[in-house]
RNA sequence: UGGGGUGUGGCCAAGCGGUUAAGGCACUGGACUCUGACUCCAGGAUCACUGGUUCGAAUCCAGUCACCCCUGCCA
Numbered sequence: 001u002g003g004g005g006u007g008u009g010g011c012c013a014a015g016c017g018g019u020u021a022a023g024g025c026a027c028u029g030g031a032c033u034c035u036g037a038c039u040c041c042a043g044g045a046u047c048a049c050u051g052g053u054u055c056g057a058a059u060c061c062a063g064u065c066a067c068c069c070c071u072g073c074c075a
Stems, first nucleotide, its partner, number of pairs: 002070006010025003018055001027043005048064005
C1' cells in the first nucleotide's frame, strides 16, 4: 500500500429479514443453612458508530472506527 476476517451483557457464545435477542461462566438480590459451600428462584443488552434499503434490520447495503491475518514499500 492493497486484500480478507471479526465486532452481540463483565467473559465466552447462539442468531443467517418478522420470538420478549438462546445458553454457559461470573456478578447482584432472595430462599435454604448455625455459618459457608451446594442447590433453587429472580435480575441485567441503544447488537462498535453514522446513514441507507425495507411494512419490518443484530441480520442486507455504504461509509467510518477498533482489533486480527495475509501482502507491498521504506529503513
Overview:
A computed fold for a 75-nucleotide RNA from a Bacillota bacterium, annotated as transfer RNA. Rfam family: tRNA. By type it is a transfer RNA. The organism belongs to Bacillota, within Bacteria.